[in-house]
RNA sequence: AGAGUUUGAUCCUGGCUCAGAACGAACGCUGGCGGCAGGCCUAACACAUGCAAGUCGAACGAGAACGGUUCUUCGGAACUUAGUAUAGUGGCGCACGGGUGAGUAACGCGUGGGUAUCUACCCAGUAGUAUGGAAUAACCAGUGGAAACGCUGGCUAAUACCAUAUAUUCCCUCCGGGGGAAAGAUUUAUCGCUACUGGAUGAGCCCGCGUGGCAUUAGCUAGUUGGUAGGGUAAUGGCCUACCAAGGCUACGAUGCCUAGCUGGUUUGAGAGGAUGAUCAGCCACACUGGAACUGAGACACGGUCCAGACUCCUACGGGAGGCAGCAGUGGGGAAUAUUGGGCAAUGGGCGAAAGCCUGACCCAGCCAUGCCGCGUGAGUGAUGAAGGCCUUAGGGUUGUAAAGCUCUUUCGCCGACGAGGAUAAUGACUGUAGUCGGAUAAGAAGCCCCGGCUAACUUCGUGCCAGCAGCCGCGGUAAUACGAAGGGGGCUAGCGUUGUUCGGAAUUACUGGGCGUAAAGAGCGUGUAGGCGGAUAGCUAAGCUAGAGGUGAAAUCCCGGGGCUCAACCCCGGAACUGCCUUUGGAACUGGCUAUCUGGAGUUUUGGAGGGGAGUGCGGAAUUCCUAAUGUAGAGGUGAAAUUCGUAGAUAUUAGGAGGAACACCGGUGGCGAAGGCGGCACUCUGGACAAAUACUGACGCUGAGACGCGAAAGCGUGGGGAGCAAACAGGAUUAGAUACCCUGGUAGUCCACGCCGUAAACGAUGGAUGCUAGCCGUUGGGACUUACGUCUCAGUGGCGAAGCUAACGCAUUAAGCAUCCCGCCUGGGGAGUACGGUCGCAAGAUUAAAACUCAAAGGAAUUGACGGGGACCCGCACAAGCGGUGGAGCAUGUGGUUUAAUUCGAGGCAACGCGAAGAACCUUACCAGGGCUUGACAUGCCUGUCGCGGAUCGUAGAGAUACUUUCCUUCAGUUUGGCUGGACAGUGCACAGGUGCUGCACGGCUGUCGUCAGCUCGUGUCGUGAGAUGUUGGGUUAAGUCCCGCAACGAGCGCAACCCUCAUCCUUAUUUGCCAUCAGGUUAAGCUGGGAACUAUAAGGAAACUGCCGGAGUUAAUCCGGAGGAAGGUGGGGAUGACGUCAAGUCUUCAUGGCCCUUACGUCCUGGGCUACACACGUGCUACAAUGGUGGUGACAGUGGGCAGCGACAUCGCAAGGUGAAGCUAAUCCCAAAAAGCCAUCUCAGUUCGGAUUGUGGGCUGCAACUCGCCCGCAUGAAGUCGGAAUCGCUAGUAAUCGUGGAUCAGCAUGCCACGGUGAAUACGUUCCCGGGUCUUGUACACACCGCCCGUCACACCAUGGGAGUUGUCUCUGCCUGAAGUAGCUGGGCUGACCUUUCGGAGGUAGGCUACCACGGUAGGGGCAGCGACUGGGGUGAAGUCGUAACAAGGUAGCCGUAGGGGAACCUGCGGCUG
Repeated sequence: AGAGUUUGAUCCUGGCUCAGAACGAACGCUGGCGGCAGGCCUAACACAUGCAAGUCGAACGAGAACGGUUCUUCGGAACUUAGUAUAGUGGCGCACGGGUGAGUAACGCGUGGGUAUCUACCCAGUAGUAUGGAAUAACCAGUGGAAACGCUGGCUAAUACCAUAUAUUCCCUCCGGGGGAAAGAUUUAUCGCUACUGGAUGAGCCCGCGUGGCAUUAGCUAGUUGGUAGGGUAAUGGCCUACCAAGGCUACGAUGCCUAGCUGGUUUGAGAGGAUGAUCAGCCACACUGGAACUGAGACACGGUCCAGACUCCUACGGGAGGCAGCAGUGGGGAAUAUUGGGCAAUGGGCGAAAGCCUGACCCAGCCAUGCCGCGUGAGUGAUGAAGGCCUUAGGGUUGUAAAGCUCUUUCGCCGACGAGGAUAAUGACUGUAGUCGGAUAAGAAGCCCCGGCUAACUUCGUGCCAGCAGCCGCGGUAAUACGAAGGGGGCUAGCGUUGUUCGGAAUUACUGGGCGUAAAGAGCGUGUAGGCGGAUAGCUAAGCUAGAGGUGAAAUCCCGGGGCUCAACCCCGGAACUGCCUUUGGAACUGGCUAUCUGGAGUUUUGGAGGGGAGUGCGGAAUUCCUAAUGUAGAGGUGAAAUUCGUAGAUAUUAGGAGGAACACCGGUGGCGAAGGCGGCACUCUGGACAAAUACUGACGCUGAGACGCGAAAGCGUGGGGAGCAAACAGGAUUAGAUACCCUGGUAGUCCACGCCGUAAACGAUGGAUGCUAGCCGUUGGGACUUACGUCUCAGUGGCGAAGCUAACGCAUUAAGCAUCCCGCCUGGGGAGUACGGUCGCAAGAUUAAAACUCAAAGGAAUUGACGGGGACCCGCACAAGCGGUGGAGCAUGUGGUUUAAUUCGAGGCAACGCGAAGAACCUUACCAGGGCUUGACAUGCCUGUCGCGGAUCGUAGAGAUACUUUCCUUCAGUUUGGCUGGACAGUGCACAGGUGCUGCACGGCUGUCGUCAGCUCGUGUCGUGAGAUGUUGGGUUAAGUCCCGCAACGAGCGCAACCCUCAUCCUUAUUUGCCAUCAGGUUAAGCUGGGAACUAUAAGGAAACUGCCGGAGUUAAUCCGGAGGAAGGUGGGGAUGACGUCAAGUCUUCAUGGCCCUUACGUCCUGGGCUACACACGUGCUACAAUGGUGGUGACAGUGGGCAGCGACAUCGCAAGGUGAAGCUAAUCCCAAAAAGCCAUCUCAGUUCGGAUUGUGGGCUGCAACUCGCCCGCAUGAAGUCGGAAUCGCUAGUAAUCGUGGAUCAGCAUGCCACGGUGAAUACGUUCCCGGGUCUUGUACACACCGCCCGUCACACCAUGGGAGUUGUCUCUGCCUGAAGUAGCUGGGCUGACCUUUCGGAGGUAGGCUACCACGGUAGGGGCAGCGACUGGGGUGAAGUCGUAACAAGGUAGCCGUAGGGGAACCUGCGGCUG
């Protein structure tokens, strides 16, 4: 410090997620030791048991017993125990210490101040401590009660209580005066007591500032705010009471609701900040819940009292007792948190003069890896790189110096011995602890997580979208580094992972430190209140600001420097710091305040012109519609085409007149005005604002603007008018699968006016307002100055283009989206949702304000490359058109589907499967089926053993055959070092292995198809861009072509195109047999047959030739095109071969090769037979036809390519023929196949025929081991459908289509298929609008699996959360009234009454009781808030391939969207206005 994740890729925005640190943690696996810490976060739930606050005899009175001793009458007594234990009176303490965090949003806490105060014990000081008195507990007696606890009578003491005296000081005061104290103990010391002053300590109260959330909490308040008087308190104060006044708080957030103890600190962070408030420390609050006071220096009191309530316990039922949020502990709750331990030895506290007693405070120990820190589980050596494991390309690699082995050490732990310190003269719970020494043995001591990327670490097996993993992205559908296991590796280590929480990363709430044109975000616009900000000069001030000083900022913590435990954690000391607050002394630049002045901001005045600015009144013409009249006749309207509709009752059309409403053509314009919405005929009246020029005046009067107020298109609402046209709804007609739409004909609200509501729009420049600054150029509106020109300057507007700069880019750019200042509004992932609930407004529609649960990992902006478009432009192609001939109908052939079957083997599936693999299934082929055999195998290699032969021919038996058994005959391997060995062959047995047309073409190689012989596809360097990318390759021409030329931030290059290659067409040269024969000769009539020739043809080798080369025109002087000449051929001359980058997971594991998987007496192999040839049917490709351009018969002319020895076979002969027999020649320019056919002549005469030949019968032929399933051919007989083919569809542009025959491969045989050959030989192309395919440029895009894309809504089903909901339950709270415990205060007090007075009667004073006031709990009635449940119901979200449509994205097929209104199964449609996204 960053990283992953939106995309095909990019940049940006933006969320989600990860790596870090931390924890009072929990869970899983594991676990050796020690030190230091920590340990109910939940039920402030309930608690058994024990302990946690007592102490003082030096305040006081009383006062045992057990035991012991002595005595005894044996009943007991005395002494001692002992003035002890013990209780009581009294004093001090119990208000500290310890616990908890429920309540509390508060002067509670923090910080800094203040004083109307008090302060036991402590310190210092001054003064005093005198004289009297009356009771009472304990105790004794009696008595009630189960108990708790009392009651009555009697005795008694005090430092308990009371009175009097005194008063330096003290308090009150009307200044005269009045009031107020004490306690003693003891043997002297001394300790106490009283009053007062001061201090210290502690506490009370008050104030400034700070200290949560919600405004869907906006108003709250009657003791409320203040005053006067009084009361009360230690003390101020409405703290309380009476009276008077009507105030007080609040947008700087009152009140209400929810949440919460606050702080030092802790944690995180660079910091600022955020989160948090365990342990330690300070403060506060509480003590079962609520209320109350008493005592006291201090409490409204955790282990005190009283009352009420709930709960628990005891009870004799009459009554009583209790309060662990003290320490342990129990139950419960919970994911979860310890021992009913030891000791007062230390520290501290209470009491005491002290000894001492008490102390679950505290000090220790126990439990727990809960955390932090430290240590160990060994060290060295050790290669044959052992064994084993794992992987393997089978060689090896790895585990791995790791182990074993050898040498060594003993920390920790164990055993034994000694043994501090905390403690001082004594006293040690911990504890025989820390530590020291000795001993034994490598001995007792390693796990957890991870290994796809982020993120360090990889292989094998298993599994097969299963099981599972997952923090995010995502893995798993048969080769998973992602699941599980193993081996190996990485990380940390007595721990390691997971989960949860916090901060960080997150600049993702932005003070430091973000944004708002299009990503989320500028309010529709203005006026203006509070507030914020504010021009120039001078003076004063000192609030902000700044410098110094002082106080405070507790300690601990953090940081720095030291020190102590062996180190560290931990602890101790010192320093710094604690960024803060307060006080004070200076300063005066800036901000603020005050004063004075100024004119530049702002405003006023005068003059002037511009304008659809606003309101009202009146007027005008054109047009539509309607009415009347006239002319006139059959149609008119309307549409893509129609129909509904109107019209012979006279429409439409035309003319004239009239009525009525609405809107204002041309001018008209990125022109004007207005704040925005918006504003358009003309005239008049009233009225707002802006602008220019000029002078004078005011003197900062300014800017912005939360709330507030006003304006605010269209639609809509209310009331009353009006209603021509248009037109939601509605009706009809069309369209359509449907058409609740688009189109058409009608048509009502509405649109118009007046008044009143509504308050929203894509109310947009998607751009808040104001001010200043920052290059220009070109238009245009209004005014002015100079001027008179095709002007220049200037102010205010309104546009275009551009510099710097900004921006993610697009773009903006003096009218900023630049540079700055001020103010306001708004945003913080998508969906849910601008929705629900609540509030406000509204007549309603609805508007405004505005969430959450849940869900996703994206949603989004700009730009890029493609692809696509029922977008555009250009171009090409038998693509269409123009033609010729077909297919689709028939019969047959062949392939496919389907069906059938034991099997009908398998593959191929739009074009680009279907006469395809198959250039030829009777057996074989053959992979399929049935049956029968074999098991190292039909085939290969190696090892072992044996035999030298193997082999061939042959007889026979069994069998379907494979095979098994058998007879006879022929033959007797090679090299040799002569040893046997080697080679070779065969046989046998076993092992390695063979074998598989078994699966996966979606694991692959190779090959192939297709787009497409389309003109494209790329690279290097440079340049541009943040980048993906662009440029080049685009543009203007041109071409068949990215072919070439020109231009150009490009310059070059590669693969393609073209050319080079083959062939055909012309010529030349050479050669001349098997080909040729002009000339010469011979020779027969049959002939190049022969001699010969080399002219011609041909053959086959080499050359020539064609290049837009020449001419003219067009064109840019180019490329190129058009025409022409010449030429055998002319513009790539015809044809072929040649197939760029890539696409289709295209095809092929059944050509071959091959990974993995599978079979191994079978999925291998051999054999016989069958099947691949089936047949209701459907499709493709063909053949033959339907006839006269023909059939039949006759005649007999002219090709070329090819093939031939297990062959072609002349010729002769036989047969009607297929063919048979004999047989020459030919290994081929020699011989043969071989007859070419269409042609020509004759006949048939339009018929199911002399067309057509299917089908069937029968007889033959050939091949072959074999022709039944299942071959081909021939003869005779038979003579089906079919009379030119619906929708639709195919091929072809010249030697082509069409037509005619010929050859070949395969092959024993089998061809309508395939491949090739020649003969005859057309028609048409205006042209590119349309269909299909393709190319280039451009445009839009929400597509990128790329339109066979994406995607919307209803409905149906399942699940989830949520709103409404008759109600119901709980809780909180308010108001009125009732009740009124305890307590306090007041009044009363006839009952009772010790101290004082008294004349002894009584009094003073006190008090039980009673009453009143206040008040807790409770009751009642009503209201409000929150929460739970709830039949039913609303929408929402998520789900696998469900249903209906097709709304959106392209002009998305009616451009889309916004607001509003109506309508409709649904997306949606329509009206009105608006926007361009």